[in-house]
RNA sequence: UGCGAGGUAGAGCAGUUUAGUAGCUCAUAAGGCUCAUAACCUUAAGGUCACGGGUUCAAAUCCUGUCUACGCAA
Numbered sequence: 001u002g003c004g005a006g007g008u009a010g011a012g013c014a015g016u017u018u019a020g021u022a023g024c025u026c027a028u029a030a031g032g033c034u035c036a037u038a039a040c041c042u043u044a045a046g047g048u049c050a051c052g053g054g055u056u057c058a059a060a061u062c063c064u065g066u067c068u069a070c071g072c073a074a
Base pairs, nucleotide, nucleotide: 001073002072003071004070006068007067010026011025012024013023020057028044029043030042031041032040050066051065052064053063054062
């Protein structure tokens, strides 16, 4: 420098094809259960969907630019 595939809750990831309520598991908090702890059950909190702009009634999703980390090639 070129190509490819990524960036979504504290961690790991889905959702993008076909725009229409932002989700799953673990973790955290509260309650239940228990002599008690763990496990188990119920609930809750936690997200400018990497950043800017555009299209649209409506964008995590489409278009475009930028940043960042990874792989391959040179």